Notes
Predicted 3D model of a 512-nucleotide part of an RNA (small-subunit ribosomal RNA, 5' domain) from an uncultured Lachnospiraceae bacterium. Model confidence (mean pLDDT): 84 of 100. RNAcentral holds the full RNA, with entries from ENA and SILVA.
[in-house]
Context: one part of a larger RNA
RNA sequence: GGAUGAACGCUGGCGGCGUGCUUAACACAUGCAAGUCGAACGAAGCACUUUUGAAACUUCGGUUUUAAAAGUGACUUAGUGGCGGACGGGUGAGUAACGCGUGGGUAACCUGCCUCAUACAGGGGGAUAACAGUUGGAAACGACUGCUAACACCGCAUAAUAUGUGGGAAUCGCAUGAUUUUCACAUCAAAUAUUAAUAGGUAUGAGAUGGGCCCGCGUCUGAUUAGCUAGUUGGAGAGGUAAAGGCUCACCAAGGCGACGAUCAGUAGCCGACUUGAGAGAGUGAUCGGCCACAUUGGGACUGAGACACGGCCCAAACUCCUACGGGAGGCAGCAGUGGGGAAUAUUGCACAAUGGGGGAAACCCUGAUGCAGCGACGCCGCGUGAGUGAAGAAGUAUUUCGGUAUGUAAAGCUCUAUCAGCAGGGACGAAAAAAGACGGUACCUGACUAAGAAGCCCCGGCUAACUACGUGCCAGCAGCCGCGGUAAUACGUAGGGGGCAAGCGUUAUCC
Numbered sequence: 001g002g003a004u005g006a007a008c009g010c011u012g013g014c015g016g017c018g019u020g021c022u023u024a025a026c027a028c029a030u031g032c033a034a035g036u037c038g039a040a041c042g043a044a045g046c047a048c049u050u051u052u053g054a055a056a057c058u059u060c061g062g063u064u065u066u067a068a069a070a071g072u073g074a075c076u077u078a079g080u081g082g083c084g085g086a087c088g089g090g091u092g093a094g095u096a097a098c099g100c101g102u103g104g105g106u107a108a109c110c111u112g113c114c115u116c117a118u119a120c121a122g123g124g125g126g127a128u129a130a131c132a133g134u135u136g137g138a139a140a141c142g143a144c145u146g147c148u149a150a151c152a153c154c155g156c157a158u159a160a161u162a163u164g165u166g167g168g169a170a171u172c173g174c175a176u177g178a179u180u181u182u183c184a185c186a187u188c189a190a191a192u193a194u195u196a197a198u199a200g201g202u203a204u205g206a207g208a209u210g211g212g213c214c215c216g217c218g219u220c221u222g223a224u225u226a227g228c229u230a231g232u233u234g235g236a237g238a239g240g241u242a243a244a245g246g247c248u249c250a251c252c253a254a255g256g257c258g259a260c261g262a263u264c265a266g267u268a269g270c271c272g273a274c275u276u277g278a279g280a281g282a283g284u285g286a287u288c289g290g291c292c293a294c295a296u297u298g299g300g301a302c303u304g305a306g307a308c309a310c311g312g313c314c315c316a317a318a319c320u321c322c323u324a325c326g327g328g329a330g331g332c333a334g335c336a337g338u339g340g341g342g343a344a345u346a347u348u349g350c351a352c353a354a355u356g357g358g359g360g361a362a363a364c365c366c367u368g369a370u371g372c373a374g375c376g377a378c379g380c381c382g383c384g385u386g387a388g389u390g391a392a393g394a395a396g397u398a399u400u401u402c403g404g405u406a407u408g409u410a411a412a413g414c415u416c417u418a419u420c421a422g423c424a425g426g427g428a429c430g431a432a433a434a435a436a437g438a439c440g441g442u443a444c445c446u447g448a449c450u451a452a453g454a455a456g457c458c459c460c461g462g463c464u465a466a467c468u469a470c471g472u473g474c475c476a477g478c479a480g481c482c483g484c485g486g487u488a489a490u491a492c493g494u495a496g497g498g499g500g501c502a503a504g505c506g507u508u509a510u511c512c
Base pairs, nucleotide, nucleotide: 001512002511003510004509006508007507008506009505010504013383014382015381016380017379018378019376020375021341026339027338028337030336031335032334035083036082037081040080041079043077044076045075046073047072048071049070050069051068052067053066054065055064056063057062090294091293092292099219100218101217102216103215104214105213106212109211110210114207115206116205117204118203119202120201122156124154125153131146132145133144134143135142136141162187163186164185165184166183167182168181169180170179171178172177192199193198220266221265222264227257228256229255232254233253234252235251237249238248239247269291270290271289272288273284274283275282276281296317297316298315299314300313319330320329321328322327347373349372350371351370355369356367357366358365359364386416387415388414389413396407397406398405399404420453423447424446425445426444430439456501457500458499459498460497461482462481463480467496468495469494470493471492477484478483
């Protein structure tokens, strides 16, 4: 000198774009953050229509009330069922590791939704919630009996280029083997809805996307850590997995790692990037993007294409809450917000209008993702606080050798202008058929109006740009280093003047 997610002191006009718990992965009141589909299903309710019956009134035309049945509905929904809750959002505790980065491998693998292609959808069955009844419990939540539906569940049929077993042939490779082809046997499918437009279902193959696993290289400090290891290292076998593998198991062998730093200890999420520097390098890993890990602590599996699952389940532990003491409920490292810690970090806001996501045929619903607004000079950038003229060099102030000098064209005065702010009128783009704008009466445009409403902070001994007076008297104090102050202090304090930067200026901390 540059930089910062900064803080502190003094000061503070406006706008745009960013950014804001670095500390206690401390504890959390309250609200919201993941639902959706009635075009899968039965049922209940509501509304309307029609028919039938009854009662009341009657001007005998009918009117009103009520009950039952049937039908209709872009109506509502607890339940069964489907898809989604594995994305999106948060945090960095753990992790020195194939975790990450980079380059490869998978002849050892999977992939819902989506796209393409081929083929198919025949015929049955038994249940169960809801509901009704009985009943237990303070509650949470159950138990028993009976009834019922489905795109829920289960057999049967059919099917091969699928899977498995056995046999043959060809081509190729990097060992296990791969690809193509052929024969036989065995096994496995399906679901309908409807407004007839469509939307779905099953099997197989291919693609796309997303993942799993393996390997080479790279990835902090300490030797005042030198030996470490028993599923440990390897084998052939079995189990398990989507899949190779001590991943697991029985048996056998005795190996494996290590001064090219094993093991142990400390510290730490990694990277794209960011800061600095001419570069080499050094430091950092906030925001944004990619990957990983975690979800009060520890463990476990279930469901599923995908989890060993932040707002799912089970067990244990700590903590908090309810309780009729028998037993139950909870998890903000989601968005706001509270307490606490701290030098320190924001609103219990608006909207789904846009972009995207989930569900749905769609209308649409949900979305604290997101878009916006609020707060903070926290940062960067831009603008303003006026412009011209004006010497009687006014007054005041400071100083003085008392003549003057400085402040100083500075002010006043005169002539202008109107950025920003304020007032009034108009008023968007963002929404590529119609409708739909939170932002927002915002941005922007126009008009009128007044120099009015808008400057501070640090420094002035040298380094280092900028000096005098008074006060103080080794005191009070200053100080980054040298140092200054003991009676003429350009170094302390105040004033005048000056220098620097400027809505900021200084200080502190950290990095280059």